[in-house]
A computed fold for a 99-nucleotide RNA from a soil metagenome, annotated as SAM riboswitch aptamer (S box leader). Of the family's consensus pairs, 97% are formed in the model. The coordinates come from a structure-prediction model, not an experiment, and the mean pLDDT is 82. It matches the Rfam family "SAM riboswitch aptamer (S box leader)". About the family: The SAM riboswitch is found upstream of a number of genes which code for proteins involved in methionine or cysteine biosynthesis in Gram-positive bacteria.
RNA sequence: CUUAUCCAGAGUGGCUGAGGGAACAGGCCCGCUGAAGCCACAGCAACCAGGCGCGAGAGCCCCGGUGCUUCUUCCUGCCCGAUAACCGGGAGAGAUAAG
Numbered sequence: 001c002u003u004a005u006c007c008a009g010a011g012u013g014g015c016u017g018a019g020g021g022a023a024c025a026g027g028c029c030c031g032c033u034g035a036a037g038c039c040a041c042a043g044c045a046a047c048c049a050g051g052c053g054c055g056a057g058a059g060c061c062c063c064g065g066u067g068c069u070u071c072u073u074c075c076u077g078c079c080c081g082a083u084a085a086c087c088g089g090g091a092g093a094g095a096u097a098a099g
Stems, first nucleotide, its partner, number of pairs: 001099006011041005019030003024077004042069003047065002050061003073093001078090004
């Protein structure tokens, strides 16, 4: 850079000790009954690999390579539509996978 997906799912312990939910702004939350980080183990998922399956698929399995395990990617920001209000669609940014 390209393509696909992002309202589902899945936590305990140890070390540590004040921040965290990507960045900026606004909002809303979480946090000394322990944030973030690191380690161990456990789990989720099924993108890739592998196995089963099939006319081709769909689908199923999963010990491997990644990823993930508060809140929709926490919500909004730009554009379009609609409303008394809630809202819907898209873009952008970001994350993950494969190339």